[in-house]
């Protein structure tokens, strides 16, 4: 890097260094010398994996599934819904163009985890 599966409207900021772009891509709209982004230190959030317990299954064990606990284990995350966008549908606004809101295990792209070769 490719592929598979799961999740993505919740949650969580201070200090130091640096100094101009950053929010993946395009458009929009935002963030940013009142110092963003990034790096370092500390703090925090969170149950994906792990660990532990229970239940189901089983004669029993293992495996598997579900539920709960756990943040001294491995990751991840700490502006804005993945910031918004596409498609279908219902309703609303509008003189047209168009716009808004809700719903959808609809699509594409992406992120994170787990796994596979």
């Nucleotide at each position: 890097g490719c592929c598979u599966c799961a999740u993505c409207g919740a949650g969580a900021c201070c200090g130091g260094c640096u100094g101009a772009g950053g929010g993946a891509c395009a458009g929009g709209c935002c963030c940013a010398g009142u110092g963003a982004c990034g790096c370092c230190g500390g703090g925090g959030c969170a149950a994906c994996c792990g660990u532990c317990a229970g239940u189901g299954c089983c004669a029993a064990c293992c495996a598997c599934a579900c539920u709960g606990a756990u943040a001294u284990g491995g990751u991840g995350c700490c502006a804005a819904c993945u910031c918004c966008u596409c498609c279908g549908u219902a309703c609303c606004c509008g003189a047209c163009a168009g716009g808004g809101u809700g719903c959808g295990c609809g699509u594409c792209a992406g992120a994170u985890g787990a796994g596979u070769g």
Molecule: SAM riboswitch aptamer (S box leader)
Organism: Gammaproteobacteria bacterium